[in-house]
RNA sequence: GCAAACCUGGGGAAACCCGGGGACGCAGAGCCACGGGGCUAACGCGGCCGUUUCGCCGCCAUGCCCGCCGGGCCGCCA
Numbered sequence: 001g002c003a004a005a006c007c008u009g010g011g012g013a014a015a016c017c018c019g020g021g022g023a024c025g026c027a028g029a030g031c032c033a034c035g036g037g038g039c040u041a042a043c044g045c046g047g048c049c050g051u052u053u054c055g056c057c058g059c060c061a062u063g064c065c066c067g068c069c070g071g072g073c074c075g076c077c078a
Stems, first nucleotide, its partner, number of pairs: 001026002006021006024067001028074001030073003034070003037065003044059005
């Protein structure tokens, strides 16, 4: 210097993100989704239930995580 969990206001279908409070920790816990890994599943596809409506299950990232690992960029101290 940063700021976890948690509380709170807001955004989002969700993961999660932003503001305020708060500190678990972090010598880069700075930035970047480039590789690996993980999370969610709206839309879409398949199936079940079902008069309609609604609901349930599975698959799927273009969505999300940089405080999971690697990498790139920038930076501090000795």
c-di-GMP-I riboswitch aptamer from a soil metagenome, 78 nucleotides, folded computationally. It matches the Rfam family "c-di-GMP-I riboswitch aptamer". About the family: GEMM was predicted in a large-scale screen for bacterial structured RNA regulatory elements. Its mean pLDDT, the model's own confidence on a scale to 100, is 87.